[in-house]
Context: one part of a larger RNA
C1' cells in the first nucleotide's frame, strides 16, 4: 500500500411507509343541532267510499206579528206617500189578573168585571199622527222551505268474532250461508295545514408574519409617499352610511377671533363706547386644501335643487365616475352688465335579475280590443363578506379518510441576539476617615450562543420527540488538587482577582421528571457545548392514536399545555468510520 475475516453501530440527514401532528383543497366520509331545504312517519282539516230518523244551535230566503226614547214637546215621533175621518152593542173609557218587552218612564197582548164613548184635525217640533191605508228600513220572534254545525239513536255499505251450515273440500285457507258485536266512525284513495335529524341531500367566507381566538372587510381626509400622478403592511391618525325648503338661487350691505382701555348691578369671560389687529375667527358635519375681493355674517326677492341636449377634457383593465364652456325652451334675481342646471371642495354608498306604481304618437299572435311586454320616470337590497355565487344554510370528529405543501406551524439545524450569562468603561454613592479591600445609582460599549422569543432558510415521497441507563467527548466563564498579586491578610479560616484542563468531581429517599427539596458523606459534589450528545445501543415512567372515568364547558356531536387506570418501540450491516486479527 493492496486484499480478507471476526466483531461494534457513530454516520451515511441509512432502510421500511407519497408525514397520521400542523396547514391548504370554493376535496371526502361519517356524527350533532333550536344552520338550510327536503322527506319517510305522525296530528288535523277538506272530499271520495258515505246511508237514514229525531232534537238542537245557526245563515239565507218567504211569510205573519212585534220593534224605534238626543233637545224642545201632554210623550218611546224608524222613513215615504196617501188621508179628514177612523174605531166602537160582533162591547168604548176605566178597574183587576196573567203573559211578553224595556231606555224603569212606559208599549204591547190576552182573560174577568164595565156599560158608551175613544183618537185625529188644534199648541210646541228641522220633520205630524200606529186616527186609518200602503210600501219600505233597524232590530227581533214564531212558521214552512233550503243550507251548515254539534248531540242521540238506527242499520244496509264497511270492520271484526263464531266451537254453527254448505262448496258432495283434507284445511285453522278462500267464498257463500245463518248468528253476533261495532257502524256511517275506523280503515283507504285524493288534497292542504303542522310537525318531523327518524331519514337524505348540503353549507358552515377570505385577509392572517403557521392556524385558531382577537380585529378587519365599502366610502372620505391627513401621514408614511422618497417636492408630477400613482404606491404596501394586523404601519400612524381621524371620520361616513347624512344633513339644510334654507344651511339652495339672486341682487345689496358687513368684518371676525384676540388684546388694551373705559363704562351700573357685572366678577377672568355676559351687553356698551373707543383703539389696535391680513385673517389667530367662521365655514352644518372629520381632516386637508382653500376662502376677508370674501367661499364667513346680515337683509329684500325668490325656486335654476329646471326641461331637451352637449364640442372639448380629467381619470381609467373594465364597469363605474368627475369637469364642462355652449345651443334650444321656460324662468329667479338685478337698473343694467349679468348670475342661476342646488350647497367653499373633496364621504353620505349597491351592478344585474325580479317586482310594483305613475305616464306613453311602441307592440298587440285571424281582425277589434284586452292581458302582456318596450320606452320614459320612480320605488323595493346593513346584497355592510359593501364588482354583490342561491329566495333560502351552523357545527363536531382523537373514528376518521384522500389529494398537496417544507409556498406554512410543533422537535432540532441556521441567521438574528431582544431577552438570557458574561465582560469591560465611567464613577454618583456605601465602606468610622477613604470612590475603586469588597460593593457600585444613573449610563456606556462588547463577548458568548446553554434561556424565552424573532424569522420561517434545508427537511412535511417522514432529520423519532422528555427523562433514565451505557458508553463517552471537547470548551474553561475552575468545583476540587497546583502556583500567584491585592486585602477593610495578625494567626488560622475567609474575600478578589491573575495562571492553570493533568486527574478528579459520591450514595441514598420523594417525584416519569431534568430540576429542585430531604438525608448521609467528601478534597470537591464545576458550568457548559457534542441534533437540550448518544432509541439501525436498551428502556418507555412522562408526553401524543383508538377504551374508560371524574371536573369544568357545550342543547347536542364532542372539547380542556385539567386531572385519572390502560396502551405492539421492526431493521441479517453494503459504504464511511472504529476494535480486533491473518495474507501480499
Nucleotide at each position: 500500500c493492496c486484499c480478507g475475516c471476526g466483531g461494534c453501530a457513530a454516520g451515511a440527514c441509512g432502510g421500511a411507509a407519497a408525514g397520521a401532528c400542523c396547514c391548504c383543497g370554493u376535496g371526502a366520509a361519517c356524527c350533532u343541532u333550536u344552520a338550510c331545504u327536503a322527506u319517510a312517519g305522525c296530528c288535523u282539516g277538506g272530499u271520495a267510499u258515505u246511508g237514514g230518523u229525531c232534537a238542537u244551535c245557526u245563515g239565507c230566503u218567504g211569510u205573519a206579528c212585534a220593534u224605534g226614547c238626543g233637545u224642545a214637546g201632554g210623550a218611546u215621533a224608524g222613513g215615504u206617500g196617501g188621508g179628514a175621518g177612523g174605531c166602537g152593542a160582533u162591547g168604548a173609557a176605566c178597574u183587576g189578573g196573567c203573559g211578553g218587552u224595556u231606555u224603569c218612564g212606559g208599549c204591547u197582548g190576552u182573560c174577568a168585571g164595565g156599560g158608551a164613548g175613544c183618537c185625529a184635525u188644534c199648541c210646541u217640533u228641522g220633520a205630524a199622527a200606529u186616527a186609518c191605508c200602503a210600501c219600505c228600513c233597524u232590530u227581533g220572534u214564531g212558521c214552512u222551505g233550503u243550507g251548515g254545525g254539534u248531540u242521540a239513536c238506527c242499520u244496509a255499505a264497511c270492520c271484526c268474532c263464531g266451537a254453527c251450515c254448505c262448496g258432495u273440500g283434507a284445511a285453522u285457507c278462500c267464498g257463500g250461508g245463518c248468528g253476533g258485536g261495532g257502524g256511517a266512525c275506523c280503515g283507504u284513495g285524493c288534497u292542504a295545514g303542522g310537525u318531523g335529524g327518524g331519514u337524505a341531500g348540503u353549507u358552515u367566507g377570505a385577509c392572517u408574519g403557521g392556524g385558531g381566538c382577537g380585529g378587519u372587510u365599502u366610502c372620505c381626509u391627513c401621514c408614511u409617499a422618497a417636492a408630477g400622478a400613482g404606491u404596501a403592511a394586523c404601519g400612524g391618525a381621524g371620520g361616513a352610511g347624512u344633513g339644510c325648503a334654507a344651511a339652495g338661487g339672486u341682487u345689496g350691505g358687513u368684518u371676525c377671533a384676540g388684546c388694551g382701555u373705559g363704562g351700573u348691578u357685572g366678577g377672568c369671560a355676559a351687553u356698551c363706547a373707543c383703539g389696535u389687529u391680513u385673517c389667530g375667527a367662521g365655514u352644518g358635519u372629520a381632516a386637508a386644501g382653500g376662502c376677508a375681493c370674501a367661499a364667513a355674517c346680515c337683509a329684500g326677492c325668490u325656486u335654476a335643487a329646471c326641461u331637451g341636449c352637449g364640442a372639448g377634457a380629467u381619470a381609467u383593465a373594465c364597469a363605474c365616475a368627475u369637469c364642462g364652456a355652449g345651443c334650444a325652451g321656460a324662468u329667479a334675481c338685478g337698473a343694467a352688465a349679468g348670475u342661476a342646471g342646488g350647497c367653499c371642495u373633496u364621504a353620505g354608498u349597491g351592478a344585474u335579475c325580479c317586482g310594483g306604481u305613475g305616464g306613453u304618437u311602441c307592440u298587440g299572435u285571424g281582425u277589434g280590443g284586452a292581458a302582456g311586454g318596450g320606452c320614459c320616470a320612480u320605488c323595493g337590497c346593513u346584497c355592510a363578506a359593501c364588482g354583490g355565487a342561491c329566495a333560502a344554510a351552523a357545527g363536531g370528529u382523537a373514528c376518521u379518510c384522500c389529494g398537496g405543501g417544507g409556498a406554512u406551524a410543533a422537535c432540532a439545524g441556521g441567521c438574528u441576539g431582544a431577552u438570557c450569562g458574561c465582560c469591560u468603561c465611567c464613577g454618583a454613592g456605601c465602606g468610622u476617615u477613604c470612590a475603586u479591600a469588597g460593593c457600585g445609582g444613573c449610563g456606556a460599549g462588547g463577548c458568548g450562543g446553554u434561556u424565552u422569543g424573532g424569522c420561517a432558510c434545508c427537511u412535511c415521497g417522514a432529520u423519532g420527540u422528555c427523562g433514565g441507563c451505557u458508553c463517552a467527548u471537547c470548551a474553561c466563564a475552575u468545583c476540587c488538587u497546583g502556583g500567584g498579586g491585592g486585602u477593610g491578610u495578625a494567626g488560622g479560616c475567609g474575600c478578589u482577582c491573575c495562571c492553570a484542563a493533568g486527574g478528579g468531581u459520591u450514595c441514598g429517599g420523594c417525584u416519569g421528571u431534568u430540576c429542585g427539596c430531604c438525608g448521609a458523606u467528601u478534597a470537591a459534589a464545576g458550568u457548559g457545548g457534542u441534533a437540550c450528545g448518544c432509541g439501525a445501543g436498551c428502556u418507555g415512567g412522562g408526553u401524543u392514536c383508538a377504551g374508560a372515568c371524574c371536573g369544568g364547558c357545550g342543547u347536542g356531536a364532542g372539547c380542556c399545555a385539567g386531572g385519572u387506570c390502560g396502551g405492539u418501540c421492526c431493521c441479517u450491516a453494503u459504504c464511511u468510520g472504529c476494535c480486533g486479527u491473518g495474507g501480499g